[in-house]
Predicted 3D model of an 85-nucleotide RNA (c-di-GMP-I-GGC riboswitch aptamer) from a Eubacteriales bacterium. It was read from a public genome assembly, where an Rfam model found it. The coordinates come from a structure-prediction model, not an experiment, and the mean pLDDT is 86. Of the family's consensus pairs, 91% are formed in the model.
RNA sequence: UUUGAAAAAGGCAAACUUAUCGAAAGGUAAGGACGCAAAGCCGCGAGUCUAAAGUGGAAGCACCAUGACAGUCGGGUUGCCAAGG
Numbered sequence: 001u002u003u004g005a006a007a008a009a010g011g012c013a014a015a016c017u018u019a020u021c022g023a024a025a026g027g028u029a030a031g032g033a034c035g036c037a038a039a040g041c042c043g044c045g046a047g048u049c050u051a052a053a054g055u056g057g058a059a060g061c062a063c064c065a066u067g068a069c070a071g072u073c074g075g076g077u078u079g080c081c082a083a084g085g
Stems, first nucleotide, its partner, number of pairs: 001084004011036002016031006034071001040077003044074003047069003054063003
């Protein structure tokens, strides 16, 4: 410096369950492994989810992110192992 086919020290942990926080989406912890070469970190761009507050409405409801998702895709940044140059 390139790559992640194979292998692998070490690592992460979907669904689901329990507890807990939250209006919700969802978060956190423990159990659990579907998977993952950045499934480490950052909401920067797109996308998706939610709609408490707010706005409109007689109401049902609609709109709306300042909330959330990094395991949706890009981007930024740091790094392990292996193979090659």